[in-house]
Source information: Model confidence (mean pLDDT): 81 of 100. Glycine riboswitch aptamer from Pseudalkalibacillus decolorationis, 104 nucleotides, folded computationally. Rfam family: Glycine riboswitch aptamer. Gene Ontology term of the family: glycine biosynthetic process. About the family: This family represents the bacterial glycine riboswitch. The sequence was found by an Rfam model in a public genome assembly.

C1' cells in the first nucleotide's frame, strides 16, 4: 500500500392522514404552544411475530415425528410515542468525507 461490513456527518430526494370542535393563545389577528372531546396516518423512536437454528423431555441405536423452552426479519403487524395546511422532522435512497480494518 487495498479499502469491505458497521457507525457518524454534511448534501440533495423522500409519502400517509381534520388548516376538526370547544377553551386558550404572542402587541393584534389567528391555524402555534397547553388542555379536552371524537375522527384519521405510519417513514423519527419503541413493541409483536414466521421459517428456521439450537437445546431439553419422553420414547430411544440414530434418525424421522411429538411436547416444550431459547435465539430469529421487514416497507408486515400494533399506534405507546410521534404525526394530520406551512415550516421543522422523516424510515429509505444518491453522492461526498471522517473512523474503522475484514479481505487482498
Nucleotide at each position: 500500500a487495498u479499502g469491505a461490513g458497521a457507525a457518524u456527518c454534511g448534501u440533495a430526494g423522500g409519502a400517509g392522514a381534520g388548516g376538526u370542535c370547544g377553551a386558550g393563545g404572542a402587541a393584534a389577528a389567528u391555524a402555534a404552544a397547553u388542555c379536552g372531546a371524537c375522527a384519521c396516518c405510519g417513514a423519527a423512536g419503541g413493541a409483536g411475530c414466521a421459517a428456521g437454528u439450537u437445546c431439553c423431555a419422553a420414547a430411544a441405536a440414530a434418525c424421522c415425528a411429538u411436547g416444550g423452552a431459547a435465539c430469529a426479519a421487514a416497507u408486515c403487524u400494533c399506534u405507546c410515542a410521534g404525526g394530520u395546511a406551512a415550516a421543522a422532522g422523516a424510515a429509505c435512497u444518491g453522492c461526498g468525507a471522517u473512523u474503522g480494518g475484514a479481505c487482498g